[in-house]
RNA sequence: AGAGUUUGAUCCUGGCUCAGGAUGAACGCUGGCGGUGUGCCUAAUACAUGCAAGUCGGACGGGCAUAGCAAUAUGCUAGUGGCGACCGGGUGCGUAACACGUAGCUGACCUACCCUUCAGCGGGGGACAACAUGUCGAAAGACGUGCUAAUACCGCAUGGACUCUGUGAGACCAAACAUUGCAGAGGAAACACGCAAGUGGCUGAAGGAGGGGGCUGCGGCCCAUCAGGUAGUUGGUAAGGUAACGGCUUACCAAGCCAAUGACGGGUAGGGGGCCUGAGAGGGUGGACCCCCACACUGGGACUGAAAGACGGCCCAGACUCCUACGGGAGGCAGCAGUAAGGGAUAUUGGGCAAUGGGCGCAAGCCUGACCCAGCAACACCGCCUGCAGGAUGACGGCCUUCGGGUUGUAAACUGCUUUGGCGUGGGACGAGGAAGGACGGUACCACGCGAACAAGUCACGGCUAACUACGUGCCAGCAGCCGCGGUAAAACGUAGGUGGCAAGCGUUAUCCGGAUUUACUGGGCGUAAAGCGUGUGCAGGCGGGUGUCCAAGUGGUGUAUGAAAUGGCUCGGCUCAACCGGGCGAGGUUAUGCCAGACUGGAGACCUUGAGGCUGGAAGAGGGACAUGGAAUUCCGGGUGUAGUGGUGAAAUGCGUAGAGAUCCGGAGGAACUCCAGAGGCGAAGGCGGUGUCCUAGGCCAGACCUGACGCUCAGACACGAGAGCAUGGGGAGCGAACGGGAUUAGAAACCCCGGUAGUCCAUGCCGUAAACGAUGCGGACUAGGCGUGGGGGGACUCAACCCCCUCCGUGCCGAAGGGAACCCGAUAAGUCCGCCGCCUGGGGAGUACGACCGCAAGGUUAAAACUCAAAGGAAUUGACGGGGGCCCGCACAAGCAGCGGAGCGUGUGGUUUAAUUCGAGGCUACACGAAGAACCUUACCUGGGUUUGACAUGCAUCUGGUAGGGAAGUGAAAACGGACCGACCUUCGGGAGGAUGCACAGGUGCUGCAUGGCUGUCGUCAGCUCGUGCCGUGAGGUGUUAGGUUAAGUCCUGUAACGAGCGCAACCCUCGGGGUCAGUUACACGGUGUCUGGCCCGACCGCCCGCGAUAAGCCGGGAGGAAGGUGGGGAUGACGUCAAGUCAGCAUGGCCUUUAUAUCCAGGGCUACACACACGCUACAAUGGCCGGUACAAUGGGUGGCGAAGCGGUAACGCGGAGCAAAUCCAACAAAGCCGGUCCCAGUUCGGAUUGAGGGCUGCAACCCGCCCUCAUGAAGUCGGAGUUGCUAGUAACCGCCGGUCAGCUAUACGGCGGUGAAUACGUUCCCGGGCCUUGUACACACCGCCCGUCACGUCAUGGGAGCUGGCAAAGCCUGAAGCCAGUGGGCAAACCCGCAAGGGGAGCAGCUGUCGAAGGCAGGGCCGGUGACUGGGACGAAGUCGUAACAAGGUA
Repeated sequence: AGAGUUUGAUCCUGGCUCAGGAUGAACGCUGGCGGUGUGCCUAAUACAUGCAAGUCGGACGGGCAUAGCAAUAUGCUAGUGGCGACCGGGUGCGUAACACGUAGCUGACCUACCCUUCAGCGGGGGACAACAUGUCGAAAGACGUGCUAAUACCGCAUGGACUCUGUGAGACCAAACAUUGCAGAGGAAACACGCAAGUGGCUGAAGGAGGGGGCUGCGGCCCAUCAGGUAGUUGGUAAGGUAACGGCUUACCAAGCCAAUGACGGGUAGGGGGCCUGAGAGGGUGGACCCCCACACUGGGACUGAAAGACGGCCCAGACUCCUACGGGAGGCAGCAGUAAGGGAUAUUGGGCAAUGGGCGCAAGCCUGACCCAGCAACACCGCCUGCAGGAUGACGGCCUUCGGGUUGUAAACUGCUUUGGCGUGGGACGAGGAAGGACGGUACCACGCGAACAAGUCACGGCUAACUACGUGCCAGCAGCCGCGGUAAAACGUAGGUGGCAAGCGUUAUCCGGAUUUACUGGGCGUAAAGCGUGUGCAGGCGGGUGUCCAAGUGGUGUAUGAAAUGGCUCGGCUCAACCGGGCGAGGUUAUGCCAGACUGGAGACCUUGAGGCUGGAAGAGGGACAUGGAAUUCCGGGUGUAGUGGUGAAAUGCGUAGAGAUCCGGAGGAACUCCAGAGGCGAAGGCGGUGUCCUAGGCCAGACCUGACGCUCAGACACGAGAGCAUGGGGAGCGAACGGGAUUAGAAACCCCGGUAGUCCAUGCCGUAAACGAUGCGGACUAGGCGUGGGGGGACUCAACCCCCUCCGUGCCGAAGGGAACCCGAUAAGUCCGCCGCCUGGGGAGUACGACCGCAAGGUUAAAACUCAAAGGAAUUGACGGGGGCCCGCACAAGCAGCGGAGCGUGUGGUUUAAUUCGAGGCUACACGAAGAACCUUACCUGGGUUUGACAUGCAUCUGGUAGGGAAGUGAAAACGGACCGACCUUCGGGAGGAUGCACAGGUGCUGCAUGGCUGUCGUCAGCUCGUGCCGUGAGGUGUUAGGUUAAGUCCUGUAACGAGCGCAACCCUCGGGGUCAGUUACACGGUGUCUGGCCCGACCGCCCGCGAUAAGCCGGGAGGAAGGUGGGGAUGACGUCAAGUCAGCAUGGCCUUUAUAUCCAGGGCUACACACACGCUACAAUGGCCGGUACAAUGGGUGGCGAAGCGGUAACGCGGAGCAAAUCCAACAAAGCCGGUCCCAGUUCGGAUUGAGGGCUGCAACCCGCCCUCAUGAAGUCGGAGUUGCUAGUAACCGCCGGUCAGCUAUACGGCGGUGAAUACGUUCCCGGGCCUUGUACACACCGCCCGUCACGUCAUGGGAGCUGGCAAAGCCUGAAGCCAGUGGGCAAACCCGCAAGGGGAGCAGCUGUCGAAGGCAGGGCCGGUGACUGGGACGAAGUCGUAACAAGGUA
């Protein structure tokens, strides 16, 4: 520090994802040791049990125990009394607040214990617990009567600086109040111990320290779909209350107060030091530790006290739990442990007060779940170990393998050595400041001994990302953070081996920061990617021209105070290191404050004119409103002329018309819109504005430089304007024209086209408030090359006057410099460089939707989410492909022709069907007379049946074999085969070999995969294309070259040119035919050394020459000369980069898989030859340009010894007999046929046609039944020229005619490959069909139009809105009832201290009781907000190949 992922590729935008760090964690697998930390994040749920706050006998009386005879002493302690219990410990419910943080204020306050100082402590009195006794109660406990002490309680005395009142002085301040003087009044106390000294305590006052209360500035969450809130509310006066200010409370008066700088409401939340992350700014977080706050079952309340509205106090209410004798009681772990529950999840009912700290005490001491320790947990951090060295034949085993080997791997074994943890034995702390005293702990640590001994896992290995093979699996099982893997060769699943990473851990999950400059302060954007409000006016707000002066808020500098400690940084030190711990230093604030500075911003005041405005003078304009007015055209009405159509379309029809249309002429009516001018023109803020005139009215521009003197810019909210459509009311209505009707089109046609036609379009008034309201570009200002137009104005020069020309201001266009930009493009009218202000954006879908709110008559508008879902959605440009886009150009592509096919019969192939099998493959063009250039057996792969199992065939090893190998009669059998009488070898160096048998390895497979492959082939296409190097252009894909102008059959050539060259293709080189020369010549031919012919070599043609055309080029056209041949002379061979996962595993080869008494192999028979059909390629025909008969002429290629086979003979013929000649220019098949000559037939299903069938023969072959060919005789079918459609061919071609060959025993060949013979017609032309080439254009296509893709419907899943309702929660307000309690009133009952009284008694503080205000809670009723659920319903998302259509993307077929 980045990376993966949108595309065929590219650049950009943009989201998603990953690598890092972190955690109070949890889960999976695994687990040796130690140190230091940490450990209920959930139910502030409920809690059994124990412990967590007591102490003081030196405050007091009593009791008990012990000792003593006793006085008494000592110990213990229930009660009175004092102090403490308000600390410490827990938790985070509540709280958005002066709760917290920070900085201040308190002249508005309090403070027990502690410290300092001053003064005092005199003298009396009356009670109440305990106790005794009685009573009630189950208990808890309560009550009556009686006795008693005190540092408990109450008077009195004294009392200043204390308090109050009055009255003076008095700095800051406005004042009371600080401070201080005088007068008056009020107001204290307690004793204990000690022989004593004294010590401790007590009272009043002042001060201190520490602690606390209150107030204030500033700072720190979300929602505006919460916009208005507030009645003690805001202020005042008076009183009350408090430690204290205050509306804190009450009465009265006033009507304020808060709020877009976000009040009020809702949601969430303890705050901070810090912690995590980050380069930082930030973001997240608040567990442990420290500070503050809040709370203590829920709610309320007061009491005591220095302090509490009190966690382990009290009272009341409520919920819950427990006890109960049912009358009544008890309780509060968010203290430590522990239990249940909840949860993915969080520990011991441990030890000790030894240390630190706290309470009480004079002290000893007691108490202390604070604390110190131990236990549990890899929960975290840190440290240590599981050994070290040597050791190659690279052992065994495993895995892989091309079978050679590689790897695990010095790894192991083995040898030597060491001993951290471990085990054993012994010693043994610091922590304890001067002796003793240690829970931890016989621990840490040390010494000795033992012995490599007891100690390694986990995750990953397709890319990101470090690490690869095999097998299994076969879109299954599964993986997955993203992209994505898996459909038979998976480095992605599972397993194994190996490898990589980390290591007592490793992975996973969750969460946070980072990466993410992806909320952009640092540090982003808005023409087309998301994003400029439709436009203006403008308050608040933000920002603001020039020159002095003053102030000093911002700003800068320098001090001061503070920013607790801990943490973090640097440094030093202590545990063997580290973690951990200690010391020092430094750092840290938008903090407060003193002083200084005065540039800039700000404030005050003064001036200025350039910004802005005004004034004067001009000119332009469809700027706006109202009124008036004009002509043309359409339609309608009336009339005339006139007759059969008109209208409309791709073509039609509906419609109109003989009741007279349309056409034409005249007249009239009415509404709407304004031709030409007209322009890339003008005006307006935008929407928008177009005949003419008048009136009213707004804005801008130019010129002058006269006036004001910054008056400015922008603008949230607000207000106004705002096309069309739409709405309301009333008019109007010619044309046009949603809806609607009809006619067409169509598979359908709810459309496009046509005929009609209502709202509407028009006017007035009022709504609506939207738009691709677009320059998809907010407004204002400044600056930054030019060129060419155009509208308005001014100046100059020129002119008779102008135009042209020069300068300038304002508008409006085009092209371009720099610059910008992803590119396209923008470029003084910026999208450049800057400033000010506003609006807006933050992945796609869901959705501009739901809910809510506001507006609207409605339609609807504005504002505006979430769940869920996807790994993209996008922008620009590139290369292709495609288009019912365009241009140019080719091809038997069409056209022009000739002959066909499609109809018939037959042959052949294919589909289908059938079958035991009809083996397999080929499938548009590019399968279908194709593999097959020969299926009766064989072939043969198929079927049935019968056999064989090292096999029909190959190689190796081992063993065996001499009458061996081989042959083989009888017999069985369909054959294969079994069977074996008998016959019987070869080589040899004498070992054996060869052969054979058996066994083991293995053979075999036309079994599968052509989508694992090689090779070969088809096709586009013999089309003219396909590329490369260097250079140049572009961020890049890529372009250029290869485009362009010509030209060609051609990327052929020329010219031009940021290209210059080159390669594969084209052409040429090769073969063949055509002319000639020359050489040679058999077996050819004529009979001569010559020709034909055959073979070899060579020449010949190149637009080379002339004229014309063309750029003087390439070249083209026409003509000419010459030539056998003329513009590539004809034909062949030759097939670029590539495309179709094209074809072939059955030609061959070959990976993998499958099979092994069978999917191998042998044999017999059958099948591949089936047949209701369909298609393809052909043959023969339908006849007279013909059929038949007779005669007769002329070829070429090629073949032949297991062959061709002559003559001759036989047979009607096929053929047979025959065997000459020929390994072939020699011989043979071999007579070519059409043609020509003559004859016949006479238009007919025929003397056409030959299918089919019958009979008889011939040939091949082991064998012609299934299933061959040929011959003869007989039979003589369909068929009379072929629908839609479709094929071939441009010259020696088509057509017609025969001949030959391969395969082959034979042949179903009419096929295929060749050969020659006869020998045409037509091409105007490129509009159209098909295919192709080049350029260009559009694209949402790129497995590329056989593409992509939309919506309804149907099915499944999911989330969500509405919904009669049902149900829960929260907060508030109204009324009723109203506990405890404070306060107030009353207080007739009770009534120790004081007063009167000798006393009795009376008074009376006070108490109970009662009343009232307030008041928790409960009740009643109606609303608000937020959830859950709900028949039904709305749309949405996703899902495999469902249905219907074809909307969009190419002019997407109606842009």
Predicted 3D model of a 1455-nucleotide RNA (small-subunit ribosomal RNA) from a metagenome.
Its mean pLDDT, the model's own confidence on a scale to 100, is 85.
It matches the Rfam family "Bacterial small subunit ribosomal RNA". Rfam links the family to the GO terms structural constituent of ribosome and ribosome.